[in-house]
Context: one part of a larger RNA
RNA sequence: GAGUAACGUUAAACAGGGUGAGAAUCCCUGUCGCCGUAAGGACAAGGGUUCCUGGGGAAGGGUCGUCCGCCCAGGGAAAGUCGGGACCUAAGGCGAGGCCGAAAGGCGUAGUCGAUGGACAGCAGGUCAAGAUUCCUGCACUACUUGCUUGGAGUGACGGAGGGACGCAUUAGGAUAAGCAAAGCCGGGUUUUGGUUGUCCCGGUUGGUGUAUCAAGGUGGACCGGUAGGAAAAUCCGUCGGUCACUACACUGAGGUGCAUCGGGACCUUCUUCGGAAGGGUAGUUGCUGAAUCCAGGGUGCCUAGAAAAGCUUCUAAACGAUGAAGAGCGAGUACCCGUACCGCAAACCGACACAGGUGUCCGGGUGUGAGAGCACUAAGGCGCGC
Repeated sequence: GAGUAACGUUAAACAGGGUGAGAAUCCCUGUCGCCGUAAGGACAAGGGUUCCUGGGGAAGGGUCGUCCGCCCAGGGAAAGUCGGGACCUAAGGCGAGGCCGAAAGGCGUAGUCGAUGGACAGCAGGUCAAGAUUCCUGCACUACUUGCUUGGAGUGACGGAGGGACGCAUUAGGAUAAGCAAAGCCGGGUUUUGGUUGUCCCGGUUGGUGUAUCAAGGUGGACCGGUAGGAAAAUCCGUCGGUCACUACACUGAGGUGCAUCGGGACCUUCUUCGGAAGGGUAGUUGCUGAAUCCAGGGUGCCUAGAAAAGCUUCUAAACGAUGAAGAGCGAGUACCCGUACCGCAAACCGACACAGGUGUCCGGGUGUGAGAGCACUAAGGCGCGC
């Protein structure tokens, strides 16, 4: 320079009460304003205690501060089923032997790792100040071990085969989610009026599981005989021939309905330290709209022709098996490691900052208008951006 610029989007405040040494700034209440394909909700990454409670007031907080993502102390995170590992493989990595190379090292077979993919058994409700598909309640399921019963000839892999198994564009059907309406049903309210005990106002009108049944859709042809291929074998697969279907049948299947059962439920009652706690608990229908979600490996078209492996099914080899294999039923037992708080379009991540920037996925209601997730207003919810 200068007590100047600035105090970080112009979404906005005001009043009353409380606490306190002290209040524009903390707490409570009321009114007002802002967002509402978000400025709301749920995850991933990343962060790493920031979560909750009690206390504090030096520093951090662009002012203040009794307050805080600050400081101090204590507490909180609970899993056979959620995500990852004890399963599988992709690009890619490593790599016994091996090949190459003055050395260091490079490449690479068998193999072994590696999810962003495949496989795989749990839902609903309640609940701490702070956790929940983890605790509790109710009803389920998976794998292994084991007991009893049954069963009566096969079982069986690190091997063979099938399957898993896939593009892009477009599209039909059946459903559900979600929403709307109601003069239906249930509960509550009922006026200082222009009028209103009513054809009025407000709110609600469901979820899981088991069982039975219905069901659009999806997947698969069945049998007999031959066989030199599938590095051994095969009853499997492939291949050749024949017979019978193109339907039936088998498996699967979103969802609907009935019954049972459990939960939630507007509202009411009692108590209250006004934060809340305990108890009871009605109705649960009809119609319409309707998904980008599910059935699902659907259909059609096209050329650029669209992962792998395991789980799974099946076949045999070795081996085991009438001194009883596999399978089935009922019961009992067992079930390891890691994550789980909190933020997460942000004051907690990446930007030196409580920074108008950046940050992948899902949900994202209503009214009007509309092609719309657009625009305007708004619900739930969250905020008024720390002078």
Molecule: large-subunit ribosomal RNA, domain III
Organism: Deinococcus peraridilitoris